[in-house]
RNA sequence: CGGCUCAGCCCGCCGAGUCGAGAAAGAAACGAGCCGGGGACCCAAGCACUUCGGGGUGAAUCCGCGAAAGCGGUAGGGCGCGCUCUCCCGCCCGAACCCGUCAGCUAACCCGGUAGGCGGCCAGGGAGAAGGA
Numbered sequence: 001c002g003g004c005u006c007a008g009c010c011c012g013c014c015g016a017g018u019c020g021a022g023a024a025a026g027a028a029a030c031g032a033g034c035c036g037g038g039g040a041c042c043c044a045a046g047c048a049c050u051u052c053g054g055g056g057u058g059a060a061u062c063c064g065c066g067a068a069a070g071c072g073g074u075a076g077g078g079c080g081c082g083c084u085c086u087c088c089c090g091c092c093c094g095a096a097c098c099c100g101u102c103a104g105c106u107a108a109c110c111c112g113g114u115a116g117g118c119g120g121c122c123a124g125g126g127a128g129a130a131g132g133a
Stems, first nucleotide, its partner, number of pairs: 010120005018032003033114006043104001053102001054099004062073004076093005083128005
């Protein structure tokens, strides 16, 4: 001097997954905010049965190749640092899980979740709003 690893603070990212109170510690639980599911008339659907089930969270669908693993592409989604919009450029994801024969929409009403996983010496231009001095 460089690389790797660990810990703390700070800043930031995906995601609904934050805040408050309380608690000796832990667990269970409470409130607000946010998120998801079930659930009428009307509308939609349109005999029943049909495992060839059906349905949900999520951006994560679909197509081709392959014996498979997987590969290529794609609907769609995310990031580039105070916030929003936009332009250009660049970098990524395009999974996984759950319900259990059952659920269209859906006011009242009912039920549930509030996790987990990551990054850090910087990509720029234009416009706007708020805030601060």
The RNA shown here (c-di-AMP riboswitch aptamer (ydaO/yuaA leader)) has 133 nucleotides and comes from Phytohabitans houttuyneae. Taxonomically the source falls in Phytohabitans (Bacteria, Bacillati, Actinomycetota, Actinomycetes). The model forms 96% of the base pairs in the Rfam consensus. Its Rfam family is "c-di-AMP riboswitch aptamer (ydaO/yuaA leader)". Rfam 15.1 lists 7,607 matches to the family in 2,262 species. Rfam's curators write: This family represents a conserved RNA structure found upstream of the ydaO and yuaA genes in Bacillus subtilis and related genes in other bacteria. Gene Ontology terms of the family: regulation of gene expression and cyclic-di-AMP binding.